[in-house]
Context: one part of a larger RNA
RNA sequence: CGCUGGAAAAUUGAGGAGAGCUAUCCUUAGUACGAGAGGACCGGGAUGGACGUACCGAUGGUGUAUCUGUUGUCACGCCAGUGGCAGUGCAGAGUAGCUAUGUACGGAUGGGAUAACCGCUGAAAGCAUCUAAGCGGGAAGCCCUCUCCAAGAUGAGUUUUCCCUUUCUUUAAGAAAUAAGAUCCCUUGAAGACUACAAGGUUGAUAGGCUAGAGGUGGAAGAAUAGUGAUAUUUUGAGCUGACUAGUACUAAUAGAUCGACAA
Numbered sequence: 001c002g003c004u005g006g007a008a009a010a011u012u013g014a015g016g017a018g019a020g021c022u023a024u025c026c027u028u029a030g031u032a033c034g035a036g037a038g039g040a041c042c043g044g045g046a047u048g049g050a051c052g053u054a055c056c057g058a059u060g061g062u063g064u065a066u067c068u069g070u071u072g073u074c075a076c077g078c079c080a081g082u083g084g085c086a087g088u089g090c091a092g093a094g095u096a097g098c099u100a101u102g103u104a105c106g107g108a109u110g111g112g113a114u115a116a117c118c119g120c121u122g123a124a125a126g127c128a129u130c131u132a133a134g135c136g137g138g139a140a141g142c143c144c145u146c147u148c149c150a151a152g153a154u155g156a157g158u159u160u161u162c163c164c165u166u167u168c169u170u171u172a173a174g175a176a177a178u179a180a181g182a183u184c185c186c187u188u189g190a191a192g193a194c195u196a197c198a199a200g201g202u203u204g205a206u207a208g209g210c211u212a213g214a215g216g217u218g219g220a221a222g223a224a225u226a227g228u229g230a231u232a233u234u235u236u237g238a239g240c241u242g243a244c245u246a247g248u249a250c251u252a253a254u255a256g257a258u259c260g261a262c263a264a
Stems, first nucleotide, its partner, number of pairs: 001152001005163007015149004021049007033038001051106005059100004066093005071086006110144003117137004165177004181259004185201005206252003209248005215241003222235005
């Protein structure tokens, strides 16, 4: 931009894409078969491999704005306590998120038309013949059944709901202002390159802050006590704490602007 009024939702599915794998073991059954050696079809069950999808509760990884320990040096006047730099200085742990080597699940089933092939009836050709007319069976393959996209499918589909006005003029598929609705703008996000998408914008929990928790770290500072002292113990499972969960309008989503209805 189109889809022939303008919108908001919900859909159908023409068409397209994906998936489709396979092994071992048990049983049927040491049965059928076979002199024996050997050894099934059909059917039932279990466990795997590779591949794929989703997820982070558990197992782990990462986790340079979390916690702790510690070396050298500089600074905060000194002690104490902290901070900067040294690859995050180094080291030990680790929340959220993201993840696999982790967890869960999948290939199915059923139907239709068939291939090779196997048949029924059956003439040409008094017989025979699956074929010439006619009718069946038959594959991991084909079309559906499973998953995803999908009406720009210009053949532009369907359903439900909302709006149904005003003014001007050069009177036309004219211009303007509006309606339903939408956008700009702003606060953001398990969404994201931008855009888009999604949640909100005071009739508000959208983000931050704060409060309370979860989880993490592992016992803060100060003080007292013991010891000459390093240090230890008590106060104290303390103090601190990014992303997690709730609550709470304290801060910021203010104010405003723009777009937007054809014909009979």
Molecule: large-subunit ribosomal RNA, domain VI
Organism: uncultured Bacillota bacterium